[in-house]
RNA sequence: GGGUUUGAUCCUGGCUCAGAACGAACGCUAGCGGAGUGGAUUAGGCAUGCAAGUCGAGCGAGAAAGUCCUUCGGGGCGAGUAAAGCGGCGAACGGGUGAGUAAUGCAUAGAUGAUCUACCCAAAUGAUCGGGAUAACUGUUCGAAAGAGCAGAUAAUACCGGAUGUGCUCAACAGAUUGCGGUUUGUUGAAGAAAGAUAGCCUCUGUUUCACGCUGUCGCAUUUGGAGGGGUCUAUGUGGUAUUAGCUAGUUGGUGGGGUAAUGGCCUACCAAGGCAAUGAUGCCUAGCCGGCCUGAGAGGGUGUCCGGCCACACUGGGACUGAGAACUGCCCAGACUCCUACGGGAGGCUGCAGUCGAGAAUCUUCCACUAAUGUGCGAAAGCAUGAUGGAGCGACUCCGCGUGAGGGAUGAAGGCCUUCGGGUUGUAAACCUCUGUUGUACAGAGAUAAUCCCUAUUGGUUAAUACCCGUGUAGGUUGAAUUGCUGUAUGAGGAAGCACCGGCUAAAUACGUGCCAGCAGCCGCGGUAAUACGUAUGGUGCAAGCGUUGUUCGGAAUCACUGGGCAUAAAGGGCGCGUAGGUGGAGACACCAGUCAACUGUGAAAUCCCUCGGCUCAACCGAGGAACUGCAGCUGAUACUAUGUCUCUAGAGUACUGGAGGGGAGAGUGGAAUUCCUGGUGGAGCGGUGAAAUGCGUAGAUAUCAGGAGGAACGCCGGUGGCGAAAGCGACUCUCUGGCCAGUUACUGACGCUGAGGCGCGAAAGCUAGGGUAGCAAACAGGAUUAGAUACCCUGGUAGUCCUAGCCGUAAACGAUGGCCACUAAGUAGCGGGACUCCAAAGGUCUCGCUGCCGGAGCUAAUGUAUUAAGUGGCCCGCCUGGGGAGUAUGGUCGCAAGGCUGAAACUCAAAGGAAUUGACGGGGGCUCACACAAGCGGUGGAGCAUGUUGUUUAAUUCGAUGCAACGCGAAGAACCUUACCUGGGCUUGACAUGUAUGUGGUAUCAAUCCGAAAGGGGCGAGACCUACUUUGUAGGAGCAUACACAGGUAUUGCACGGCUGUCGUCAGCUCGUGUCGUGAGAUGUUGGGUUAAGUCCCGUAACGAGCGCAACCCCUAUUGUUAGUUGCUAACAGGUAAUGCUGAGGACUCUAGCGAGACUGCCGGUGUUAAACCGGAGGAAGGCGGGGACGACGUCAAGUCAUCAUGGUCCUUACGCCCAGGGCUACAAACGUGCUACAAUGGCAGGUACAAAGGGAAGCAAGACCGCGAGGUGGAGCAAAUCCCAAAAAGCCUGCCCCAGUUCGGAUAGGAGGCUGCAACUCGCCUCCUUGAAGUUGGAAUCGCUAGUAAUCGCAGAUCAGCCAUGCUGCGGUGAAUGUGUUCCUGAGCCUUGUACACACCGCCCGUCAAGCCACCCAAAUUGGUCGCACCCGUAGUCACAGACCCAACCGUAAGGAGGGAUGUGCCGAAGGUGAGAUUGGUGAGGGGGACUAAGUCGUAACAAGGUAGCCGUAGGGGAACCUGCGGCUG
Repeated sequence: GGGUUUGAUCCUGGCUCAGAACGAACGCUAGCGGAGUGGAUUAGGCAUGCAAGUCGAGCGAGAAAGUCCUUCGGGGCGAGUAAAGCGGCGAACGGGUGAGUAAUGCAUAGAUGAUCUACCCAAAUGAUCGGGAUAACUGUUCGAAAGAGCAGAUAAUACCGGAUGUGCUCAACAGAUUGCGGUUUGUUGAAGAAAGAUAGCCUCUGUUUCACGCUGUCGCAUUUGGAGGGGUCUAUGUGGUAUUAGCUAGUUGGUGGGGUAAUGGCCUACCAAGGCAAUGAUGCCUAGCCGGCCUGAGAGGGUGUCCGGCCACACUGGGACUGAGAACUGCCCAGACUCCUACGGGAGGCUGCAGUCGAGAAUCUUCCACUAAUGUGCGAAAGCAUGAUGGAGCGACUCCGCGUGAGGGAUGAAGGCCUUCGGGUUGUAAACCUCUGUUGUACAGAGAUAAUCCCUAUUGGUUAAUACCCGUGUAGGUUGAAUUGCUGUAUGAGGAAGCACCGGCUAAAUACGUGCCAGCAGCCGCGGUAAUACGUAUGGUGCAAGCGUUGUUCGGAAUCACUGGGCAUAAAGGGCGCGUAGGUGGAGACACCAGUCAACUGUGAAAUCCCUCGGCUCAACCGAGGAACUGCAGCUGAUACUAUGUCUCUAGAGUACUGGAGGGGAGAGUGGAAUUCCUGGUGGAGCGGUGAAAUGCGUAGAUAUCAGGAGGAACGCCGGUGGCGAAAGCGACUCUCUGGCCAGUUACUGACGCUGAGGCGCGAAAGCUAGGGUAGCAAACAGGAUUAGAUACCCUGGUAGUCCUAGCCGUAAACGAUGGCCACUAAGUAGCGGGACUCCAAAGGUCUCGCUGCCGGAGCUAAUGUAUUAAGUGGCCCGCCUGGGGAGUAUGGUCGCAAGGCUGAAACUCAAAGGAAUUGACGGGGGCUCACACAAGCGGUGGAGCAUGUUGUUUAAUUCGAUGCAACGCGAAGAACCUUACCUGGGCUUGACAUGUAUGUGGUAUCAAUCCGAAAGGGGCGAGACCUACUUUGUAGGAGCAUACACAGGUAUUGCACGGCUGUCGUCAGCUCGUGUCGUGAGAUGUUGGGUUAAGUCCCGUAACGAGCGCAACCCCUAUUGUUAGUUGCUAACAGGUAAUGCUGAGGACUCUAGCGAGACUGCCGGUGUUAAACCGGAGGAAGGCGGGGACGACGUCAAGUCAUCAUGGUCCUUACGCCCAGGGCUACAAACGUGCUACAAUGGCAGGUACAAAGGGAAGCAAGACCGCGAGGUGGAGCAAAUCCCAAAAAGCCUGCCCCAGUUCGGAUAGGAGGCUGCAACUCGCCUCCUUGAAGUUGGAAUCGCUAGUAAUCGCAGAUCAGCCAUGCUGCGGUGAAUGUGUUCCUGAGCCUUGUACACACCGCCCGUCAAGCCACCCAAAUUGGUCGCACCCGUAGUCACAGACCCAACCGUAAGGAGGGAUGUGCCGAAGGUGAGAUUGGUGAGGGGGACUAAGUCGUAACAAGGUAGCCGUAGGGGAACCUGCGGCUG
């Protein structure tokens, strides 16, 4: 920096990603080289080999193989060699590991006046005289072995004694010096040393070779100094945990003694009673520390592998010895384990190098070398030893480098993949051509790591010396374990590319497969038939001999915030005060220099990091120089600030004085109103209670009313965002005691202040203990209601409690959700308590101090908001927070009588949880308004019969679709066949239909007798054409046909892939945009407000100004009229004619027809209104305020409807899901629903007579007159493609008659019979006619529908579809023609504004708890089993120390006895492991119990979110299946 909470926004906040790193591991893959690196787990066990020896120039002794000689006995060489022993030095280094250790460690800086130091260097002095043993060896004994004993002999640089004593050590005395316990000088005294070896030489000594001599070297002894290496001490720093708060008896100090190289309780005896700790002692857990390494801008955070420094450890525990120094491959003891054994006893210690087993995700060769390098030990040296080291091997484990070819090459080949079928892409990629030769392979060559030691020669020095020796002298000679690299030749593009990813973050997309499956996933999330997210392919992107994954660390994370965060509402202010430690603190002066600042000095090892330069061809890597190491210490200086000390001041703080307000607190007393109860009177039937009731009370006299009395609790009015108090809290009146506050004025003290971890006190209500009290109210409880239930809400009762006294509890939404104190920073306004001025007084005004409110600017804030009472700007101190859940739970501790309080986790789980604000939607929220929404009316439906549609059922099939409003007389404006999609059966397969290709035929197409068959279809005698060209018996080609292949076809699927069309909200008045403005933003404004309208219609106002889609208007019909026109329409006047008729001539006047116009616009008048818009009334007018009707349907909603109108993507079928045919079905029928028709009758029915429409239709048609038939209809056919003819009779109406209230002369179902028509065909299954039959039904329960005027109601007519028709349907037409309302309380729906919201799939929302199921982790738990830790006691190894030592003993003394001295042995203290006991602590297992988390569709309710239907929540108490309910007090969120 990005992703992720939301419909969207801002914020808070967590989760997650991109980066870097690693001693890594895993998966796929793999050409080469260089430099590094590699047992992180079981400090588990180990076979085998090697890892520490060396010196013959310290000492004695001393082989063999082999070979030569031989007198065959032996001898020489090997050889004074090997092996072994005594002795010296080394073995305490080097190498490994990190178990232990939170300080006996480490780092840094110091101290040692408290110390040691073998080998090495420098210097001084010395090195004398003697002695006794012992191993090896020999002999012998025991033993399986390991090994041991005895006897005898022997040497030393082994051991011992004497002498000497420069130094050294000690003692005494006398001085000097230092800040210090130190250093030092002088004198005297005492004690204590030593070892020789070898080379050369003959100068000395002795000796004839020579060594006991000399010279040199090495070694030895004492001492001083140095170098390097240690020991000890001090300061500071160096993990977690307080759910560890007290620890300590050698403990803290002193004195004496002991011990050590050395200080010291290090040890001991005695004395004193100290020491450590909130600045975290003690305990527990974890851990080697550092230089460094990783990360990071830094500050930090993490880490301690390799390399380097320190420490610790060496099977586990203990112990000493030797030594200069102490124990990985030394010793002793105990224990565990392993091995050998003759069972008696013995042996061992890979956390050295290799290697092995085990466990584990995981970590290598039982390699070569030291007469190669570097280093170490020994040695005079040669040299020997060295798993240190140098090398090689294995591992892509890490870093670095190189290669896998280079140039040309387009028909953009083939193949793959995609495709809109055109093409695109892979892709200059390949092929092909021309080259190169890193690397690979084969062969050959030159050099480097090599410097030395040593040898030879030589030179200088030393010396008596040409010797020896010395010199980092010179010259020559000599030494390679291992190995790449380097050079050359040959060969030949040959042997060398993978891995991950491609939805967003995040660079890179398409196809196919799959179908919430398989799977993916770091987070968000993909997958339910078109998946850029799974799998594969192609293509692409990234990195590349690697690439990914996993794990871990830092970063991003300002997400523990020192740099650099917060706490009103997001997590977070302690309920409030007093006050301890601590932190912090007013003004002036002086002193000091601790903090602070500066210069210098020392140190901060090397390596690492950084810079420069250099060496490997480059790089990694390596080397040199520099810088740096931000630190610590010392020293010198500065003195502003802080600290400290002293002196002073008064502005902070406090005291005194004069006044003042107050429900501040405690105690005692007093009062009136009201409720209840008791007594008495009056009175007489109810009272009470509720939404409505009931329980309850009442004729035994209630309620009501009057009087009297009793008792308890609370204090009306005043009363107020008024007062007081730290908070909790405080309210009748009086008295007593008492705390704080305010104002004013002077005087005093002189920083005495602020805050406050722990601590102490106060602390509503509920609750607890004891004793009182109890009127009212009232958890629990009882009853009555309500309800599906009602453990509730409502009602009647009612106990704890509420009250008092004494004590406990210690919590609340204890809230301003805002800690305390100080200072500063705009205005305005109000209240309370004081004061000053003005003022005669009152009232008022001005100013001022304190307190309490409102509003509001800057600032702040995510916003809301806050704003001198800060949430602003600063200072000081305290408390608290770090995602949600688990959980304020578990456990431990502590307090409490209990309830419970305080302190307070983790596992696990989620990707959110949350704050503020926005737009919607919703509310059993509010306001305004509208609509046949209700009301007022008229007529229906729901009851009956029938028609029709649907569900359901049935069926071989009852094809499919439509399903709340907005499906159900709907698609269907016509199902007997057809339609037809369904079922049964029979058939066809390039197909019923289209296009193309190939081949054949072209005596082919076509027609077709006849046979089978229900038909379709299958055979099939026979007949039989056409076109074009040409070399016209014919050939070639075409139409057509046949065959084959592409394909056709599908009412199969998906309306949740789509287009188009349609329904609905709704003809509701809304829906938006541009610019501007406001807001961080979503958004707002405009569009809200005041009026008005049918209307977002118009007006006014206005940070808005305009505009668009809608409204309206424009269009059509209709109502009036003018004009034009006058046939098929009309007929007034004229003429003719008829039985009659515009029938005819004629006419345009009228009606009408159909073109064009006019007319209506709140235009006019009056009133109301804001001078507006508009409304009300009126005039005129055919029509008046939209005249009536239609068409017209904004942005959008419903994944609404339709793949079966059509079109169409994908999927599916292809001798069938296609096509043809026959028959059947869509018409079934227990039941239910919708829509209708006809009725139930007299406003009627029937019969007769008679009048008046409009709009339509008509050629495979409408059909007149006429005739036949009761009729349907038939015969026949004039006329008419229609203002001409026909359908065509309009009906209700009107006139007259009958019926007389009945299941009827109502009603017509059902049924029987006889007919008619259409049609190939009326059985399933048509319509119509006639005769007969004559069902239910007497106005319809709950409920429900339509309609506001030419409307409802009622009456008929026509048309589409159509052969016919199940039409009572639908669409139109006209006739007759009402009633009611002028309202908005309610129901439904809608619009606008506002409010609440935990909703946004938007209340058909969200969501809580019990119960049931599965799964996971946790807690408790009888008990059981381990680890760890001290404590007490017992036993007591090895061993030091002490004492004893009658036994034993070479060195010295002594003639001897014996002594000195030493030892065995014994005793004692301490003492590891072990045992016993009581504990503490921490794990494992655990019957059973408990809650918790999670899990598409379980059960019960509905607690919360809206007034959530009883406002919610907090504390507490009781109750209840459960959410919860109720009481008391509190909060407003």
RNAcentral holds the sequence, with entries from SILVA. Predicted 3D model of a 1533-nucleotide RNA (small-subunit ribosomal RNA) from a seawater metagenome. Rfam family: Bacterial small subunit ribosomal RNA. Its mean pLDDT, the model's own confidence on a scale to 100, is 84.